[in-house]
Predicted 3D model of a 383-nucleotide RNA (Bacterial RNase P class A) from a Bryobacterales bacterium. Lineage of the source: Bacteria > Pseudomonadati > Acidobacteriota > Terriglobia > Bryobacterales. It matches the Rfam family "Bacterial RNase P class A". The family's RNA type in Rfam is ribozyme.
RNA sequence: UUCGCCGGGCGGACAGCCGCUGCCGGUUCGCGGGCUACGCCUGGCGGGCCGGGGGAGGAAAGUCCGGUCUCCAUAGGGCAGCAUGCCGGCUAACGGCCGGGGGGAUGCGUUCAAGCGCAGCUCACGGAAAGUGCCACAGAAAAUAUACCGCCGGCCGCAAGGCUGGUAAGGGUGAAAUGGUGCGGUAAGAGCGCACCGCGGACGGAGCAAUCCGUGCGGCAGGGUAAACCCCAUGCGGAGCAAGACCAAAUAGGAGGGAAGGAGCGGCCCGCUCCGUUCGACCCUCGGGUAGGUCGCUCGAGCUUGCCAGCAAUGGCAGGCCAAGACGAAUGGCUGUCACCCCGCAAGGGGCACAGAAACCGGCUUAUAGUCCGGCGAAUCCG
Numbered sequence: 001u002u003c004g005c006c007g008g009g010c011g012g013a014c015a016g017c018c019g020c021u022g023c024c025g026g027u028u029c030g031c032g033g034g035c036u037a038c039g040c041c042u043g044g045c046g047g048g049c050c051g052g053g054g055g056a057g058g059a060a061a062g063u064c065c066g067g068u069c070u071c072c073a074u075a076g077g078g079c080a081g082c083a084u085g086c087c088g089g090c091u092a093a094c095g096g097c098c099g100g101g102g103g104g105a106u107g108c109g110u111u112c113a114a115g116c117g118c119a120g121c122u123c124a125c126g127g128a129a130a131g132u133g134c135c136a137c138a139g140a141a142a143a144u145a146u147a148c149c150g151c152c153g154g155c156c157g158c159a160a161g162g163c164u165g166g167u168a169a170g171g172g173u174g175a176a177a178u179g180g181u182g183c184g185g186u187a188a189g190a191g192c193g194c195a196c197c198g199c200g201g202a203c204g205g206a207g208c209a210a211u212c213c214g215u216g217c218g219g220c221a222g223g224g225u226a227a228a229c230c231c232c233a234u235g236c237g238g239a240g241c242a243a244g245a246c247c248a249a250a251u252a253g254g255a256g257g258g259a260a261g262g263a264g265c266g267g268c269c270c271g272c273u274c275c276g277u278u279c280g281a282c283c284c285u286c287g288g289g290u291a292g293g294u295c296g297c298u299c300g301a302g303c304u305u306g307c308c309a310g311c312a313a314u315g316g317c318a319g320g321c322c323a324a325g326a327c328g329a330a331u332g333g334c335u336g337u338c339a340c341c342c343c344g345c346a347a348g349g350g351g352c353a354c355a356g357a358a359a360c361c362g363g364c365u366u367a368u369a370g371u372c373c374g375g376c377g378a379a380u381c382c383g
Stems, first nucleotide, its partner, number of pairs: 001379010012338007020055002023052009032042004057354001061365002064363005069240004076270004081236005086100005101125001102123003106119005126231002131229002133225003148171002150167007179197006198220001199218002202215005244295004254286005261275004302321008340351004
């Protein structure tokens, strides 16, 4: 310098003309209301005009988590069910974020070798010694472990080879073959013995902890799989702004059946509360009316600047700011200049992503032309 990957930020600016819309102020008109009544007052509702301040995102998307808020009289206990799962911290909370620990593959270094150390990446990371299930095919054998090829010993045989005993070091199959490497030993081998690594457990040290380190002891035994069933720990009442509250209007305070218990909206049980038992609670079927308006509705776990604490996530203190709230659904169109990208010597030409609020907020996931910043890797060039 180029290319690739990962993470983060921005993702257009200015001006003019025309237009839409919510709020505030002024003015005027219509309806309504009032009065000293053919005029005036009022501004409750609606319209016009003028002025001022505003008007779609980093994801507004998916609806996957967690909440605020609202309603179910209260939201009590249990079972089932569901969710989470290393440790610590942050947060209103979370299945999120930050830090730490451990595992894995990769690269580099080191060792005779096994192994060990470092780096970035990654992990759905409690338990396999409570139990059950599964590990296809291949292979001798995947558990009540075993001997296909082979190696060694003995016997028979001219030889090829056969029988028998020992073996699991070498080879094969496989994702995985029953601890690994090296040395010794052996007829050939094997923890058979030794050293190292691994494993188990004891003691001591460091750390809030996960865990790590050290020193002995023990030759030590089938492994894997739990986003398989399961066990353990922790958590969870339900429904949701089409929640819900109020106003106005309208209808048929309708008809039929069941009924002694019923209702309390995820399933079941218990408890509790309320209503009811022929003046019938409640359930079912048929039929009728309304679907209009106002609120909820935007001041928030809010944004931002500086300092402090902290590895960080984040928190504290001080100051500044208020930034859509629509409701058949506004937030736009055109032109010019500039920014950025591509082609071109230049003039100039072309391009300019994903995409639009609907109660609100914290996360996660997905989409994204181009550009900037940071990290990692590879190639080339120069010193």